[in-house]
Molecule: RNase P RNA; transfer RNA
Organism: Desulfobulbaceae bacterium
RNA sequence: CGGGGUGGGUGCAUGAUCGCUCCGGCCUUGGCCGGGGAGGAAAGUCCGAACACCGCAGGGCACGGUGGUUCGUAACGCGAACUUCGGGUAACCGAAGGAAAGUGCCACAGAAAAUACACCGCCGAUGGCACGGCUUGGCCGUGCACAGGUAAGGUUGAAAUGGCGAGGUAAGAGCUCACCGCUUGUUCGGCGACGGACAAGGCAGGGUAAACCCCACCGGGUGCAAGACCAAAUAGGGAAGCGUUUGAGAGCUGCCCGUUCAAUGCUUCCGGGUAGGUUGCAGGAGGCGUCGGGUGAUCGGCGUCCCAGAUAAAUGAUCAUGAUCCGUUUUAACGGAAACAGAAUUCGGCUUACAUCCCACCCCGUUCU
RNA sequence: UGGGGCGUCGUCAAGCGGUAAGACACAAGACUUUGACUCUUGCAUUCGUAGGUUCGAAUCCUGCCGCCCCAGCCA
Numbered sequence: 001c002g003g004g005g006u007g008g009g010u011g012c013a014u015g016a017u018c019g020c021u022c023c024g025g026c027c028u029u030g031g032c033c034g035g036g037g038a039g040g041a042a043a044g045u046c047c048g049a050a051c052a053c054c055g056c057a058g059g060g061c062a063c064g065g066u067g068g069u070u071c072g073u074a075a076c077g078c079g080a081a082c083u084u085c086g087g088g089u090a091a092c093c094g095a096a097g098g099a100a101a102g103u104g105c106c107a108c109a110g111a112a113a114a115u116a117c118a119c120c121g122c123c124g125a126u127g128g129c130a131c132g133g134c135u136u137g138g139c140c141g142u143g144c145a146c147a148g149g150u151a152a153g154g155u156u157g158a159a160a161u162g163g164c165g166a167g168g169u170a171a172g173a174g175c176u177c178a179c180c181g182c183u184u185g186u187u188c189g190g191c192g193a194c195g196g197a198c199a200a201g202g203c204a205g206g207g208u209a210a211a212c213c214c215c216a217c218c219g220g221g222u223g224c225a226a227g228a229c230c231a232a233a234u235a236g237g238g239a240a241g242c243g244u245u246u247g248a249g250a251g252c253u254g255c256c257c258g259u260u261c262a263a264u265g266c267u268u269c270c271g272g273g274u275a276g277g278u279u280g281c282a283g284g285a286g287g288c289g290u291c292g293g294g295u296g297a298u299c300g301g302c303g304u305c306c307c308a309g310a311u312a313a314a315u316g317a318u319c320a321u322g323a324u325c326c327g328u329u330u331u332a333a334c335g336g337a338a339a340c341a342g343a344a345u346u347c348g349g350c351u352u353a354c355a356u357c358c359c360a361c362c363c364c365g366u367u368c369u
Numbered sequence: 370u371g372g373g374g375c376g377u378c379g380u381c382a383a384g385c386g387g388u389a390a391g392a393c394a395c396a397a398g399a400c401u402u403u404g405a406c407u408c409u410u411g412c413a414u415u416c417g418u419a420g421g422u423u424c425g426a427a428u429c430c431u432g433c434c435g436c437c438c439c440a441g442c443c444a
Base pairs, nucleotide, nucleotide: 001365002364003363004362005361006360007359008358009357012322013321014320015319016318017317018316020037021036022035023034024033025032026031027030039340043351044350046349047348048347049346050345051223052222053221054220058257059256060255061254063219064218065217066216067215068082069081070080071079072078083096084095085094086093087092097214098213102212103211104208105207106206119154120153121150122149123148126147127146128144129143130142131141132140133139134138162180163179165177166176167175181203182201183200184199185198186197187196188195189194227279228278229277230276237270238269239268240267241266242265249261250260251259252258272443273442274441286305287304288303289302290301291300292299293298324337325336326335327334328333370440371439372438373437374436375435376434379393380392381391387424395411396410397409398408399407417433418432419431420430421429
């Protein structure tokens, strides 16, 4: 210098004028003064919690989620470090329980798709048949491919029952052997996932669990339209269905058993009234700085700060100066551009969107010293 | 604000691991003097979109995009 990887930051600044909204103070009650006023994602609502209400004698069955290990955390499906496998020259990135409990599925093609099997091929040692020879006891030789043997090779497919080499054989085959892979065991290291070494076993187990399922762990239900208080309003009207000890329906939260309550009752539809205020609701798993522990996520100590609360919904507009980028041209001037998006009970994450600019570390290639 | 559901041809839709049915519409042809009816043929190759699992995805999983529905109190 070129190319790439990982992580992080910024998200225009200052001033003036005119507005909007909340809080505090003052008084004349609608004005004045002072102060605060969107985000890194406020978003999607995908997870986890806080908080609130309801529920919780007992038994059984379902349902949902997560998935290498250890740690962090209030908790998590999040994060950190590590392990194994895969990709990349590398920095680095991605994946993750069990297919040896059982069931299902594997279209087409192919012999065969899972208790293996045998289409082409190879062989035909052994048995059989035919022919020939002889020293006629039967033996020997040649042929056939009938029984049979075989899984080396071929064909199909996404996938074909360890791989490669040598020996061996009628032809072959873990049949035997060396190496590699695999399984089991012992031992050493590690908290652990796992790794190293040694020994034994001829090899058993195709894939699929983001198919059912099994194993381990976790999970009560509903959400601030939760809930509490005040106020306002009146038609506690009509219809249909079900039901009163042969029990409608309600509670035990998806279901069943069981159990409790249960009759001027329950469910649905039509119709009517009212849709205002206060609270929940802003001091919190809070922010910033610094020191310390830890490889790290993160934890602890100390100091300091108070930092949006609207309800059809405030957080804006204009001007000036300056900064960034682009264009024109003469050092300067003129013109233009600036994203994604916008709080609604509150936090911790994830995911997605994002103009411009900046920073740190690392890898590869090339050149120079 | 919270909860639930759905995206398949121009429209209505079936299919939920193995070549995307069907109807209407549309286009071409036949019949007819012409039109309608009728008959024949054609019409999805990004199943909203982007990834993943699988040999194979409209279908299973995940992230986005779009659309629809429901929810106050009194009696």